[in-house]
Order: sequence, then C1' cells, then structure tokens
RNA sequence: AUCUAGAGGGGUGGAGGGACUUGGCCCAAUGAAACCCCGGCAACCACAUAGGACGAGAGUCCUUUGAAGGUGCCAAAUCCAGCGGUCUUGACAGACCGGGAGAU
Repeated sequence: AUCUAGAGGGGUGGAGGGACUUGGCCCAAUGAAACCCCGGCAACCACAUAGGACGAGAGUCCUUUGAAGGUGCCAAAUCCAGCGGUCUUGACAGACCGGGAGAU
C1' cells in the first nucleotide's frame, strides 16, 4: 500500500474446516484438515517491453504492457459481527465511516 475482482481437478487420507476468542452463518461421508501431482489466478519480488522524470555518469524513480523464474492464492467481502462514532427507527433492528487483529 492492497484486501466486495480473479482462479480446481485427480491421488493418498478419514472427520473435521472457515487464522485466534465469543456469537451467528456456512462448508464437509456426493469425503473436512493435511500431504502429493497436474492445472489455473494474480502481478508482491526478480526479469523483460514501451514511454517519461531526475542525474555529469554509473544509475534511481514513476507509469504501461508481458508472464518463462521465486513467493502467494484458487467457497462465501479477510464469510459476517464484536471496539468507537454518525445517521434512520417508538422499539427490535438497520445503514455508513473508522479502529483492532490478520493475510499478501
């Protein structure tokens, strides 16, 4: 800085899973987690393309495009809420903004 976009099949396995805690909701014996294979998504790093800025130079930075390498990811908004504020409502409740935590 970004997180309402995107992208799944097979094998082994055998009951859990959706980060943590609480509540909700959901996924799962038509097979969860985990591991492996293959495939894909994305464009963070590295690399390359094109344009630009700075610099005496070496080079640095910004933008565009690509996707052969490294990482990450491939149910649901980071599944939703929780903490604070504003607004609507008689109330239940709801909407919006922000924060915390987390992931990259």

Predicted 3D model of a 104-nucleotide RNA (SAM riboswitch aptamer (S box leader)) from a marine eukaryotic metagenome. RNAcentral holds the sequence, with entries from MGnify. Model confidence (mean pLDDT): 81 of 100. The model forms 94% of the base pairs in the Rfam consensus.